[in-house]
Context: one part of a larger RNA
């Protein structure tokens, strides 16, 4: 110097991102216990008092020596009850600094955020506000169910049957959940438009018997039925798409400018443009606010954090749920009491290690 323990004057969080770490508290009995509340809780709330030993008296349970009595004379029954032990209560006394004398054994309170809760999770840097959850809603599924696995047979779903099963979202509970169907999706509709394979075969073309013209008789040119073949129009032709409706606890979306009241300011009011519709209730500098340490109030001597308000919401907002909420949380924020070597500011002790020497 380092590690692990221990003690410390005065102060007591001044330390620090932050009371991290340490300290405090601690058992049992009794007294006492707030806001709030879903009436269960909160609660061991908080806060207090007692606790050893000796002796006396009472009291509770157990055991039951001995004695007495009864008769049906038995390993019988009844009564009484010493001693030992045990529970609780009261009186008196006594010792120490200290009596759950060592050990084991909650620190507490207030505020706000988030998540209702108990649970689950990144095996080896994250335990949470993330996931799950009961509850709620939408949607699919009538049974050979939907859906999933498998090429299939088949299996799960389920030896279940819509009070069931699958999918999706939200996430206890309370009060609620506004407007928009123009876009995308889904559901329904079928008049019209478009439309595949296929059906359909018109026209045209190739080949060719034969015929015509010319001929140097070798051939050249032209027309061309039937058959076979090629191309293949009109027309017929489903779903889908276009189209017509519905649907937002489907994906999603939810405006701008100008003027106006008898101080000023502001605008209940009016005008105008655009939109599918222009954000309702509630909340709001918020886990969301850039400007921003917004402004005001509270707490402090002093507060970029915190709490309560305001609303100018850069860029909250209603099951991608909104706002509250008792209880709960190794969650996050701020404050207070107690407590302390966290600190002012360091000291000493014990035992390991390092180090020196052998």
């Nucleotide at each position: 110097c380092u590690c692990u323990g221990g003690u410390u004057a005065a102060g007591g969080a001044a330390c620090u991102c932050g009371g991290c770490a340490a300290a405090u508290u601690g058992a049992c009995a009794c007294c006492g216990u707030a806001a709030c509340u879903u009436c269960g809780g909160g609660a061991g709330a908080a806060g207090g008092u007692g606790u050893g030993c000796c002796u006396c008296g009472g009291u509770u349970g157990g055991u039951g020596a001995g004695a007495g009595g009864a008769u049906u004379u038995a390993c019988u029954c009844c009564u009484u009850g010493a001693g030992c032990u045990u529970u609780c209560c009261g009186g008196g006394g006594u010792c120490g600094c200290a009596g759950u004398g060592a050990u084991c054994a909650g620190g507490g309170g207030g505020u706000a955020g988030c998540g209702a809760c108990u649970g689950u999770u990144u095996a080896c840097u994250a335990a949470a506000a993330a996931c799950a959850c009961a509850g709620c809603a939408c949607u699919c599924u009538g049974c050979u169910a939907a859906c999933u696995c498998g090429u299939a047979a088949g299996a799960g779903g389920a030896u279940g049957u819509a009070u069931a099963g699958g999918g999706u979202g939200u996430g206890a509970c309370g009060c609620c959940u506004g407007c928009c169907c123009g876009g995308u999706g889904c559901c329904g509709g079928a008049a019209g438009g478009u439309u595949a394979a296929g059906g359909g075969a018109a026209c045209u073309c190739g080949u060719c018997a034969g015929c015509c013209u010319c001929u140097u008789c070798g051939g050249a040119g032209g027309c061309g039925a039937a058959g076979c073949g090629a191309u293949g129009a009109a027309c017929c032709g489903a779903a889908g798409c276009c189209c017509c409706g519905g649907u937002a606890a489907a994906c999603g979306g939810c405006g701008g400018c100008c003027g106006u009241a008898a101080c000023u300011a502001u605008a209940a009011c009016g005008g105008u443009c655009c939109u599918a519709a222009g954000g309702u209730a509630g909340c709001g500098a918020a886990a969301u606010u850039c400007c921003u340490u917004g402004u005001c109030g509270g707490g402090u001597a002093a507060g970029u954090u915190c709490c309560g308000a305001c609303c100018u919401g850069c860029a909250c907002g209603a099951a991608u749920g909104g706002c509250g909420u008792a209880a709960c949380g190794a969650c996050u924020u701020c404050c207070c009491c107690a407590c302390u070597g966290u600190c002012u500011c360091a000291a000493c002790c014990a035992g390991g290690g390092a180090c020196u020497c052998a």
Large-subunit ribosomal RNA, domain IV from a Myxococcota bacterium, 358 nucleotides, folded computationally. Its mean pLDDT, the model's own confidence on a scale to 100, is 87.